[in-house]
Formats: sequence, C1' cells, structure tokens
RNA sequence: UGGAAGUGUACCUAGGGUUCCGGAGAAAUAUCUUUAUUAUUUAUAUACUUGUAUUUCUCGACUGGUCCAAGUGGUACAGGUAUUACUUUUUUAGUAAUAUUACACCGUGGGGAUAAAAGCCCGGUCGGG
Repeated sequence: UGGAAGUGUACCUAGGGUUCCGGAGAAAUAUCUUUAUUAUUUAUAUACUUGUAUUUCUCGACUGGUCCAAGUGGUACAGGUAUUACUUUUUUAGUAAUAUUACACCGUGGGGAUAAAAGCCCGGUCGGG
C1' cells in the first nucleotide's frame, strides 16, 4: 500500500416521527330537548340553549395503539471455523458431541427511503488513535 473475513433471520428494547386509530380544538349539516316571539286555533314557522349523530379542517411542544428501529443494544434459531468419534469402496462427503464466533473512537457534517423521522440505509464510510 492492497485484498479477504468480521454472518443471516425472527421477536424485542433504547430511540423515532405522524399515514391510520385514539385524544384535543374549531366549523358545517341533521335531529332531540328547554325558553321566547309572530300569525292562527287543527298545528306549524323563526331565534336561542343543551345533548346526540355524520362530515371537513388543524395539532406529535398529544401520554398512547398501528408503523419504522440498532455494525459498536438484548434473546432465540440457523450458519461459519476447529477438534474428536462414527459411517462411507478410498478420498470427498455426511452425522453427532465439544469448543469458538473476538474487538469496535467517530458528528449541533452531508445525502436517501418511507406518511414522516430516527441509533434505519450510504456507513465497521470520511477522519482520528
């Protein structure tokens, strides 16, 4: 200086935002109830108040549910490597058991996806020791 390896999946967590649900607020329409007024005596109309239902909009500086989620976080399974034993016509290969699968500074930089964001991806990057 260059190359290879440092594994994968599932379920979670730190964390994350806002599609959907829920929550909060506002508005519109319809309807029930209360009160008042007008005309009229069969009962209707208008205005106000309360509740209910439906629809639309806004809010993640709304605890939450759905959702996303760690190379350097967790658990499990699988895979890799080594040794031994058995099986196999020999090798190869297969099966089983045991052991091992280490270490890991790096953003109030940048970019990307998704509804949106992030410890997700670029990235064990660049850089530094």

Overview
This is a predicted structure of a 129-nucleotide RNA (Guanidine-I riboswitch aptamer) from Caldisalinibacter kiritimatiensis. Of the family's consensus pairs, 100% are formed in the model. The sequence is in RNAcentral, with records from Rfam and Ribocentre. It matches the Rfam family "Guanidine-I riboswitch aptamer". The literature on the family includes a 2017 paper in Mol Cell by Nelson et al., "Metabolism of Free Guanidine in Bacteria Is Regulated by a Widespread Riboswitch Class". Lineage of the source: Bacteria > Bacillati > Bacillota > Tissierellales > Caldisalinibacter.